[in-house]
């Protein structure tokens, strides 16, 4: 600095935890958690191909847009699972909603 409401398994090994941290919730999990392998998703970076700038012909840097999924990452319950702080709105109240912030994740 950009993005964070989409997407991704009836597989194998393994064997008790997991959802970042703290607090409060709410969930997932022996009908098999974490982790590893395989598989998959996506398209951030590099590469490929096409295209625009681009002209009579040829060549053509760099950049933009698209493409592919080859390489490098990432990701594969629930909005980043939800709240915590601030402002606004609704309500008799409990509470709820919207926007922003903070924190975080990935590039």
């Nucleotide at each position: 600095u950009a993005u964070c409401a989409a997407g991704a398994g009836u597989g194998g090994c393994a064997g008790a935890g997991g959802g970042a941290a703290c607090c409060g919730g709410c969930c997932c999990u022996g009908u098999g958690a974490a982790g590893c392998c395989c598989g998959g998703c996506a398209a951030c970076c590099g590469g490929u191909c096409g295209u625009u700038u681009a002209g009579g012909u040829g060549a053509a840097a760099a950049a933009g847009c698209g493409u592919u999924a080859c390489g490098g990452u990432g990701c594969c319950a629930a909005c980043u699972c939800c709240g915590g702080c601030a402002a606004g709105c609704u309500u008799g109240a409990c509470a709820g909603c919207u926007u922003g912030g903070a924190a975080g994740a990935u590039g």
Predicted 3D model of a 107-nucleotide RNA (SAM riboswitch aptamer (S box leader)) from a marine eukaryotic metagenome. Rfam family: SAM riboswitch aptamer (S box leader). Its family is annotated with regulation of gene expression in the Gene Ontology. The model forms 97% of the base pairs in the Rfam consensus. The prediction has a mean pLDDT of 83.